Description: The prediction has a mean pLDDT of 80. A computed fold for a 71-nucleotide RNA from a Patescibacteria group bacterium, annotated as transfer RNA.
[in-house]
RNA sequence: UGGGGCGUAGCCAAGUGGUAAGGCAAUGGACUCUGAAUCCAUCAUCGUAGGUUCGACCCCUACCGCCCCAG
Numbered sequence: 001u002g003g004g005g006c007g008u009a010g011c012c013a014a015g016u017g018g019u020a021a022g023g024c025a026a027u028g029g030a031c032u033c034u035g036a037a038u039c040c041a042u043c044a045u046c047g048u049a050g051g052u053u054c055g056a057c058c059c060c061u062a063c064c065g066c067c068c069c070a071g
Base pairs, nucleotide, nucleotide: 001070002069003068004067005066006065007064010024011023012022018054026042027041028040029039030038047063048062049061050060051059
């Protein structure tokens, strides 16, 4: 420099056009003499910026970061 893959919560991870599932953790509450366990609730505008669309995590473009391949 060229090509390919990945980027979703503190961590893991699903979702491939109709406003983001689940698990762990965290916080608050219930229970308890206290703690653990259990139960309930809360926590994301999806790497950034544009574009397409009535509507974008999803499609397109550029950029950023990480990984792989070629030279």
It matches the Rfam family "tRNA". Rfam classes the family as a transfer RNA.
RNAcentral holds the sequence, with entries from ENA.
The source organism's lineage runs through Bacteria and Bacteria candidate phyla.